Molecule: c-di-GMP-I riboswitch aptamer
Organism: Nitrosospira sp.
RNA sequence: UGGGAAUAAAGCCAAACCCGUUGCGAGGCGGGGACGGAAAGCUGCGGGCCUAAGCGCAAGCGGAGGUAGCCGGGUUGCUCCA
Numbered sequence: 001u002g003g004g005a006a007u008a009a010a011g012c013c014a015a016a017c018c019c020g021u022u023g024c025g026a027g028g029c030g031g032g033g034a035c036g037g038a039a040a041g042c043u044g045c046g047g048g049c050c051u052a053a054g055c056g057c058a059a060g061c062g063g064a065g066g067u068a069g070c071c072g073g074g075u076u077g078c079u080c081c082a
Stems, first nucleotide, its partner, number of pairs: 003081003012037002017032006035069001041075003045072003048067004055062003
């Protein structure tokens, strides 16, 4: 540098739940906490799912917001094997 990933995990991340904070809300952030994770790093590009205060209209859709721990794509990287 290129290919592969079954086992393992020093180190890494951290679901539910609780506390604080923020938001209309889904949710975000901080602390505690571990169900799990080999990309549970990053990216809303495609699909899915969630939200509905305000805005538009043909009145349930558009637009908007969210989810990367739903799947795929893109991109970077750890360990191990050859």